This is a predicted structure of a 79-nucleotide RNA (c-di-GMP-I riboswitch aptamer) from Desulfuromonas sp. AOP6. The sequence is in RNAcentral, with records from Rfam.

RNA sequence: UUCCGAUAAGAGCAAAGUCAGGGUAACCUGGCGACGCAAAGCUUCAGGCCCUUGAAUUGAGGGUGGCUGAGCUGCCGAA
Numbered sequence: 001u002u003c004c005g006a007u008a009a010g011a012g013c014a015a016a017g018u019c020a021g022g023g024u025a026a027c028c029u030g031g032c033g034a035c036g037c038a039a040a041g042c043u044u045c046a047g048g049c050c051c052u053u054g055a056a057u058u059g060a061g062g063g064u065g066g067c068u069g070a071g072c073u074g075c076c077g078a079a
Base pairs, nucleotide, nucleotide: 004077005076012037013036017032018031019030020029021028022027035066041072042071043070045069046068047067048064049063050062051061052060053059
């Protein structure tokens, strides 16, 4: 350095729900809250799923990174 991930150490994030707000919607933002996460850090590049619209078979737009893959970066150091 790479692979790997421990009843290690110090940290981190935040599901559902709820309150307020935005949006036609999926969903998003902030507060409370923790189901969990070794990348649950970042990126729609490919696929899946969800929403809107349509000529509803083909299309267009949006969302989900905590759906899968892929790319970039990162704390620690037992076996």